A computed fold for a 1484-nucleotide RNA from a metagenome, annotated as small-subunit ribosomal RNA. The sequence is in RNAcentral, with records from SILVA. It matches the Rfam family "Bacterial small subunit ribosomal RNA". Rfam links the family to the GO terms structural constituent of ribosome and ribosome. The family is grouped with related families in Rfam's "SSU clan".
[in-house]
RNA sequence: AGAGUUUGAUCCUGGCUCAGGAUGAACGCUAGCGGCAGGCUUAACACAUGCAAGUCGAGGGGUAGAUAGAAAGCUUGCUUUUUAUUGAGACCGGCAAACGGGUGCGUAACACGUACGCAACCUACCUUGAACUGGAGGAUAGCCUUUGGAAACGAAGAUUAAUACUCCAUAGUAAUAUAAUACGGCAUCGUAUAAUAUUUAAAGAAUUUCGGUUCAAGAUGGGCGUGCGCCUGAUUAGAUAGUUGGUGAGGUAACGGCUCACCAAGUCCACGAUCAGUAGCUGAUGUGAGAGCAUGAUCAGCCACACGGGCACUGAGACACGGGCCCGACUCCUACGGGAGGCAGCAGUGAGGAAUAUUGGUCAAUGGACGAAAGUCUGAACCAGCCAUGCCGCGUGGAGGAUGAAGGUCCUCUGGAUCGUAAACUUCUUUUAUUAGGGAAGAAACCUAAGAUUUCUAUCUUAGUUGACGGUACCUAACGAAUAAGCACCGGCUAACUCCGUGCCAGCAGCCGCGGUAAUACGGAGGGUGCAAGCGUUAUCCGGAUUUACUGGGUUUAAAGGGUGCGUAGGUGGACUUUUAAGUCAGUGGUGAAAUCCCGAGGCUCAACCUCGGAACUGCCAUUGAUACUAUUAGUCUUGAAUUCUGCGGAGGUUAACGGAAUAAAUCAUGUAGCGGUGAAAUGCUUAGAUAUGAUUUAGAACACCGAUUGCGAAGGCAGUUAACUACACAGAUAUUGACACUGAGGCACGAAAGCGUGGGGAGCGAACAGGAUUAGAUACCCUGGUAGUCCACGCCCUAAACGAUGAAUACUCGUCAUUUGAGAUACACUUUAAGUGACUAAGCGAAAGCAUUAAGUAUUCCACCUGGGGAGUACGUCCGCAAGGAUGAAACUCAAAGGAAUUGGCGGGGGUCCGCACAAGCGGUGGAGCAUGUGGUUUAAUUCGAUACGCGAGGAACCUUACCUAGGCUAGAAUGCUAGUGGACGAUUUUCUAGAAAUAGAUUGGUGCCUUCGGGAACCGAGUGACAGGUGCUGCAUGGCUGUCGUCAGCUCGUGCCGUGAGGUGUUGGGUUAAGUCCCGCAACGAGCGCAACCCCUAUCUUUAGUUGCCAUCAGGUUAAGCUGGGAACUCUAAAGAGACUGCCGUCGUAAGACGUGAGGAAGGCGGGGAUGAUGUCAAGUCAGCAUGGCCUUUAUGCCUAGGGCUACACACGUGCUACAAUGGAUGGUACAAUGGGCAGCUACACAGCGAUGUGAUGCUAAUCUCAAAAAAACCAUUCUCAGUUCGGAUCGGAGUCUGCAACUCGACUCCGUGAAGCUGGAAUCGCUAGUAAUCGUAUAUCAGCAAUGAUACGGUGAAUACGUUCCCGGACCUUGCACACACCGCCCGUCAAGCCAUGGAAGCCGGGUGUACCUAAAGUCGGUAACCGAAAGGAGCUGCCUAGGGUAAAAUCGGUAACUGGGGCUAAGUCGGAACAUGGUA
Repeated sequence: AGAGUUUGAUCCUGGCUCAGGAUGAACGCUAGCGGCAGGCUUAACACAUGCAAGUCGAGGGGUAGAUAGAAAGCUUGCUUUUUAUUGAGACCGGCAAACGGGUGCGUAACACGUACGCAACCUACCUUGAACUGGAGGAUAGCCUUUGGAAACGAAGAUUAAUACUCCAUAGUAAUAUAAUACGGCAUCGUAUAAUAUUUAAAGAAUUUCGGUUCAAGAUGGGCGUGCGCCUGAUUAGAUAGUUGGUGAGGUAACGGCUCACCAAGUCCACGAUCAGUAGCUGAUGUGAGAGCAUGAUCAGCCACACGGGCACUGAGACACGGGCCCGACUCCUACGGGAGGCAGCAGUGAGGAAUAUUGGUCAAUGGACGAAAGUCUGAACCAGCCAUGCCGCGUGGAGGAUGAAGGUCCUCUGGAUCGUAAACUUCUUUUAUUAGGGAAGAAACCUAAGAUUUCUAUCUUAGUUGACGGUACCUAACGAAUAAGCACCGGCUAACUCCGUGCCAGCAGCCGCGGUAAUACGGAGGGUGCAAGCGUUAUCCGGAUUUACUGGGUUUAAAGGGUGCGUAGGUGGACUUUUAAGUCAGUGGUGAAAUCCCGAGGCUCAACCUCGGAACUGCCAUUGAUACUAUUAGUCUUGAAUUCUGCGGAGGUUAACGGAAUAAAUCAUGUAGCGGUGAAAUGCUUAGAUAUGAUUUAGAACACCGAUUGCGAAGGCAGUUAACUACACAGAUAUUGACACUGAGGCACGAAAGCGUGGGGAGCGAACAGGAUUAGAUACCCUGGUAGUCCACGCCCUAAACGAUGAAUACUCGUCAUUUGAGAUACACUUUAAGUGACUAAGCGAAAGCAUUAAGUAUUCCACCUGGGGAGUACGUCCGCAAGGAUGAAACUCAAAGGAAUUGGCGGGGGUCCGCACAAGCGGUGGAGCAUGUGGUUUAAUUCGAUACGCGAGGAACCUUACCUAGGCUAGAAUGCUAGUGGACGAUUUUCUAGAAAUAGAUUGGUGCCUUCGGGAACCGAGUGACAGGUGCUGCAUGGCUGUCGUCAGCUCGUGCCGUGAGGUGUUGGGUUAAGUCCCGCAACGAGCGCAACCCCUAUCUUUAGUUGCCAUCAGGUUAAGCUGGGAACUCUAAAGAGACUGCCGUCGUAAGACGUGAGGAAGGCGGGGAUGAUGUCAAGUCAGCAUGGCCUUUAUGCCUAGGGCUACACACGUGCUACAAUGGAUGGUACAAUGGGCAGCUACACAGCGAUGUGAUGCUAAUCUCAAAAAAACCAUUCUCAGUUCGGAUCGGAGUCUGCAACUCGACUCCGUGAAGCUGGAAUCGCUAGUAAUCGUAUAUCAGCAAUGAUACGGUGAAUACGUUCCCGGACCUUGCACACACCGCCCGUCAAGCCAUGGAAGCCGGGUGUACCUAAAGUCGGUAACCGAAAGGAGCUGCCUAGGGUAAAAUCGGUAACUGGGGCUAAGUCGGAACAUGGUA
């Protein structure tokens, strides 16, 4: 110091989360020791038991008892009496008990903190000073007797003492009253001095002194007052009658409405009164860089409280924790009459709770009470016990030791890596633990004894005495590595990785998120990382968070500028001189308790901890000084502001009058059949005369052109013309006032449209409503009507995207252009000037878009507002309103985002440009029929599987193929390789028979091989062992390879540079051009790569070379004929090498690229035609069944063998084809012309047989030679058929055959004879094709025993039509625009309804809490009154008055809980209905 998380990516805004520190903590796992600390945060809940406040006999009376003595009695060891010493408990009296200890209920307050004040006060014990301490008296506890009561506790009588009580005397430096002088102050007054009058004291004890009384002073402790500081809520705005003040009186230690009588009507409050909620305050503690924020355990100061409430008494001090009285609640005892009690003291118990200790020891030390003292008391205190609760320290060993052991784990698995120098083993050490021994400091006093000094008082020295902790700390010895390691984590943040299991399950998770068969995220393991006697989790606080921003934020679009103005309080404020010194600054003094923090030392072996010293405590008060600034006082000024005069401007406002066009209606006229309306229609109007046209009249509303980027106004807003009234801006000019200013919480006023009230008005338009359309529906969009309303007057409402989404004011900061209104000027010119209104732009700012003298720049002042999204501008409360509603304005709950700007794509029922058999123009088909074939579906024992681009894998399923089904068999297996040992001569292998469907099983027969060192070996066979084979089983979503598709579309990228915060852009866009990102030009780009094109092949022309198996022009021979032969090398052809075409030439256009020309030339012309060639990528496209392959599954089966069946099923649906429906044809006959291919398990000439498929014989050819194969077919010629279900068409069926093959039943092809179905050109719709193409005709081949081939792949023959053109459909390319899409429109997304869950509002009621008011009643108690009773009196009892805790009653308000029912809200993989928003989202 930051990090993760919104997006495809980016920047920003913004929330959520994490890493750090801390704790009186708790929980989980674990645990060796010690030191120092800490330990009911909850029920101020209830408490058994013990202890926590007593002491003094040197204040007093005096008892039981004890000891000793004496006497008496006698039951001779007891009782009684008495003397002396001593004397518990209880009692009177004094002091203490008001401290110490506990708790935090209450309290928002002079309670606390801090600083002052008391001229308005008190203070026992202590210290100092002065003075005094004389006399008298009567009682009363106790004790004794009697007596009541269960007890607690009393009652009566008799008697007695005091440092208890009373009286008298004495007394001033005391108190009160009177009045005087001096000095002083702070208003009342204070101090000093002296005077007069009145009043008030006492106690003794003991031998040294300690006490007692009065007065004064000090110290200590308190009381009171004041300034400042001190939580939240305004959805708490008014509060207050002793209230505020005065006079007088009372009361108090003291001032005071503290109390009372009377008088006055004040007092507090927006600088937050009152009310409500919460809370002890502080020093400090935690955190933080600090400012702050949070906290207020332990320690210390103050306050408050002591079962709840009230009250006083005593006392120096209390309204009293371990005192009293009363009321109440609760608990206990009881003989039922009545009594007792108060752990928020220390232990402890119960309860509550996540949770917090021993019914311990000692007064040894420190401190306290009493006492002369010894001493007693002391749960204060000091110690110990329990608890890892925290902090700190120590240890669990050190060195060597590699076969890098075994074992675990992992892997690419003959082996390697890791745990790991780790272990074993050798050696060393001994902290700690254990045992044994020694053994502290804390202790110095008081006191006692002795001594010394001293006038007294007293002080000093020496010796003795005192330790709970504790036989503890510490020291020494012995022993032996011996007694001692866990916890969390390992996807990112965040250090640390693999295997197995699981399979959106189980589970994890702080946030993001993991898990659906290869999970570094779940669970286990191995390994690793971090910390360590602890480690994690949970909770809470601060930090990070500049995320409330004083330090230190924002408000155009992210949350956020009030709709606008006027203006009160407040805040802020021009220039100069002067005064004061409040703020401000500086010095000094006081205070800021100690502890804490910091620094420096010191003490425990270190540290934590403790001690000492210093600094600090940033504050407050006082005082002295300074005077720039702010403020203040006095005065002056003119520049801010205002006034005056002149001019000028405008849809500024209000009222009244007037005007024309249009519209509608009415009347009349002309006129006739429609009008109107729409995408198209209909509703509607119209023969009772519409619409249209003309004339006249009436009505209401709005003001065309001018008109604009215009003007005016504070905003809303304002538009015909004229007048009246009125406001304002601006300019120019002189003078006047002299800071009069700016902003503005509350407040007041204005405030579009819609809406409301009353009364008018009502032409047009037009919510609601009605009808017509549209539609699946259409409560809409469109149409025809139409009411409120729109208009006027008056009164309300008070909200808008009231927007420039930009508050007001002032000053400053480059420019250019336009425009409005003034001034200047002769001026239409303008380097002038002022005030506006706009556009562009620089610096600067901004997340960017953008803003930019009209700021969103630079500064100042004031106001308003914001703090994640939703819930929600909702609920409740309050205010306003006639209502509608407005203003103010939450929470629970829920999410991890919501959002802004910009980027790249994709998309649009956005735009522009362009292309393509995309449309159009044509030709031919499909869709109808029959058949073939494939698919779906269905069926089946099975109809194997995949693809879904459906004559596709399959370029060929009768068996085989074959993967499927049924049945029968085999189990190291059907095949290959390896292997321990073994058997064999029956070696390899041959024949036959039986059973069986076969596989197979059993039997039978022939057969003696090769090498040899004779042991055997090689090879082979059988059985058999072990690793293992096998799998067309699963996963194409684990993969390789291959392929399809967009698409042969023209695109896809990179380097460097430049631009941008960045994603990205530029280049690749633009202007042209092209088939093309093809090329040219321009340009912050310059280049390059993969694609395009070219290079390759075929084909079209020519040349050269070569001339067999091909060719034959010339010459010769020869045949019925034939290159048949000699020969030829010309031609065709064959197959090698070349040439040729490049917009090269000409013309026009053009800068160029290039385009054009019925151009030339040329076989071919603008890519000549065709092929191969397929960029980056997309589709988790296809294929685990071609092959390969990870993982999983299977192993007498999911493997292997065999037979038969199935893949060929058949109501049906779809695709692709064939054949047709006929005359451009069918049939018969005749006559021509190809090319490519194939062939030895083959093609087969030829001959013969058969109608034929074919058969029999036979020949050539491993092929430019022979052959398929000649007869290519369409074509052409001739004849016939004459429009019909036919001489069309050939399905289907019957019969007879041929061929292949173990085998044609399921299930082959072909031949012949017979049979002769549908079908007469095909609905909606849809496909192919732009030239040697479509159409049409045949030929060949692969596969193959044969063939379901009408398929596929090639080949040639004949051989068209049409393209105006790019508006539309489809697909694509580029640019641009919008986007809420990015899984990318097959997107996103809204609302009702239905289901579940959650919190919440309302609500008849019901229940409860706190507070206040009024009335009634009223204990104890203080104060007041008082004739009867007591007392001689003082006085008391009793009675009584006021007040009051409490109780009761009443009506309200308030807060909370609950509730039938009800309202909306939120959340929830796959519900319903629609389709509102995002693109022009299909009605912006």